[in-house]
Context: one part of a larger RNA
Molecule: small-subunit ribosomal RNA, 5' domain
Organism: uncultured bacterium
RNA sequence: GAACGAACGCUGGCGGCGUGGCUAAGGCAUGCAAGUCGAACGAAUACCUCUGCGGGGUAACCCAAAGAUGUAUUAGUGGCGAACGGGUGAGGAAUACAUGGACAACGUACCCUGGACUCGGGGAUAGCGGCGGGGCCGAAAGGCCCCUUUGCGAAAGUGCCGGUAAUACCCGAUGACCCCGCGUGAUCGCAUGAUCGUGCGGGCAAAGCUCCGACGGUCCAGGAUCGGUUCAUGCCCUAUCAGCUAGUUGGUGAGGUAACGGCUCACCAAGGCAACGACGGGUACCGGGCGUGAGAGCGUGACCCGGCACAUCGGAACUGAGAUACGGUCCGGACACCUACGGGUGGCUGCAGCAACGAAUAUUCCGCAAUGGACGAAAGUCUGACGGAGCGACGCCGCGUGCAGGAUGAAGUCCCUCGGGAUGUAAACUGCUGUCAGGGGUGAGGAAUCAAUUGACCAACCCCAGAGGAAGCAUCGGCUAACUCCGUGCCAGCAGCCGCGGUAAUACGGAGGAUGCAAGCGUUGUUC
Numbered sequence: 001g002a003a004c005g006a007a008c009g010c011u012g013g014c015g016g017c018g019u020g021g022c023u024a025a026g027g028c029a030u031g032c033a034a035g036u037c038g039a040a041c042g043a044a045u046a047c048c049u050c051u052g053c054g055g056g057g058u059a060a061c062c063c064a065a066a067g068a069u070g071u072a073u074u075a076g077u078g079g080c081g082a083a084c085g086g087g088u089g090a091g092g093a094a095u096a097c098a099u100g101g102a103c104a105a106c107g108u109a110c111c112c113u114g115g116a117c118u119c120g121g122g123g124a125u126a127g128c129g130g131c132g133g134g135g136c137c138g139a140a141a142g143g144c145c146c147c148u149u150u151g152c153g154a155a156a157g158u159g160c161c162g163g164u165a166a167u168a169c170c171c172g173a174u175g176a177c178c179c180c181g182c183g184u185g186a187u188c189g190c191a192u193g194a195u196c197g198u199g200c201g202g203g204c205a206a207a208g209c210u211c212c213g214a215c216g217g218u219c220c221a222g223g224a225u226c227g228g229u230u231c232a233u234g235c236c237c238u239a240u241c242a243g244c245u246a247g248u249u250g251g252u253g254a255g256g257u258a259a260c261g262g263c264u265c266a267c268c269a270a271g272g273c274a275a276c277g278a279c280g281g282g283u284a285c286c287g288g289g290c291g292u293g294a295g296a297g298c299g300u301g302a303c304c305c306g307g308c309a310c311a312u313c314g315g316a317a318c319u320g321a322g323a324u325a326c327g328g329u330c331c332g333g334a335c336a337c338c339u340a341c342g343g344g345u346g347g348c349u350g351c352a353g354c355a356a357c358g359a360a361u362a363u364u365c366c367g368c369a370a371u372g373g374a375c376g377a378a379a380g381u382c383u384g385a386c387g388g389a390g391c392g393a394c395g396c397c398g399c400g401u402g403c404a405g406g407a408u409g410a411a412g413u414c415c416c417u418c419g420g421g422a423u424g425u426a427a428a429c430u431g432c433u434g435u436c437a438g439g440g441g442u443g444a445g446g447a448a449u450c451a452a453u454u455g456a457c458c459a460a461c462c463c464c465a466g467a468g469g470a471a472g473c474a475u476c477g478g479c480u481a482a483c484u485c486c487g488u489g490c491c492a493g494c495a496g497c498c499g500c501g502g503u504a505a506u507a508c509g510g511a512g513g514a515u516g517c518a519a520g521c522g523u524u525g526u527u528c
Base pairs, nucleotide, nucleotide: 001528002527003526004525006524007523008522009521010520013399014398015397016396017395018394019392020391021357027354028353030352031351032350035080036079037078040077041076043074044073045072046071047070049068050067051066054063055062056061087310088309089308097234098233099232100231101230102229106227107226111223112222113221114220115219116218117217118216119172120171121170122169128162129161130160131159132147133146134145135144136143137142151158152157178203179202180201181200182199183198184197185196186195187194188193208215236282237281238280243273244272245271248270249269250268251267252266253265254264255263285307286306287305288304289300290299291298292297312333313332314331315330316329335346336345337344338343363389365388366387367386371385372383373382374381375380402432403431404430405429412423413422414421415420436469438464439463440462441461442460445458446457472517473516474515475514476513477498478497479496483512484511485510486509487508493500494499
């Protein structure tokens, strides 16, 4: 000098764009953050229309059981999603990450393309209904009466019986260019084998709905996308860590996996790694980048993007195309809460917010209008992702706090050799201007479309008034731009280094003046 996720002191007008718990991966009240589909299913509730058992009325007509159609809503079954998106950096020094390869030995829901098919039957189960005790009568079924209200339980939840639907579940049929086994031909290869073809045997599927436009379901092949796997190299400090290793290193066989492999197991061999630092200890998410620097380098990894890991701590699997799953399940621990003491419930390292910690870090805001995501045929619903607004000079950038004139120069203050000098065109005063802030009004674009509809939030423009509402901070001995007076008297104090202060201190404190920056200025910390 530059930089910062900064903090502290004094000060503080406006706007734009960014940015904001670095400490306790310690604990959390409250609300919200993942739903959606009624065009899969039965049912329930409410309403419209129609029919009208029955009843009333002299009649017109009124009431109305039950049923049909339709509309709306949805607790439950079912489907898809919930593995994305969002957060954090505890762990991890290599199974991470980065770069460059290998597809050898793999999977891929939704999406795109093509081919074939979508036949028959069955049993359940949610939802729904029911459930107690005592007494009397009765052979029983059952009836009547009473009660502390009625399966159990305080609750969370849950039992038994009856009974119902499906695109839920099961069985059967059909089926290949799919899968498996055995055989065989060709090509490639040193070979295990691979690819293509062929013969025989065995095996595997489905679901319907409809507003008739469509939407679906099953199998197969290909694509796209995403992911798993694998190899090489790179990857901090420490030798006051020198030897480490038994599933250890390799082989055969088997199991397991979507898939290769000591991934696991049985047997066999005795290997494997290491001063080019094994093993151990410490520290740390990694990279794109960022800071600095002429560069080489050094430092760093906040925000944004890619990857990894984690979700109170430890362990485990289930479901699924995908998880060993932040707002799923189970077990154990710690903690907290509820309880009728029998037993239960919970997980902000999502968005806000709270206490605590700390030098220190924001609103319990608005909206789905845009972009994106989930579901849906769609309308649409949901979305603390996101878009916005709010707070903080935390940073960068821009603007303003007025402009012109105005005295041999007011007053005040300071200095003085008492003559004067400085503040100083500064003020007053005169004339103007109208940025920003203030008041009033208009209002594009962000909005996509043939058209119509749709904006949480924000720009810009016009008019009004009137210099009004808007300057501080540090320094002035040398380095280093800027000097005098008073006070103090090795005291009080200053200080980055040298050093100042013991009676005339340009170095302490105040004042006047000056210098430097300016809505900031200084200090501290850290990096180059």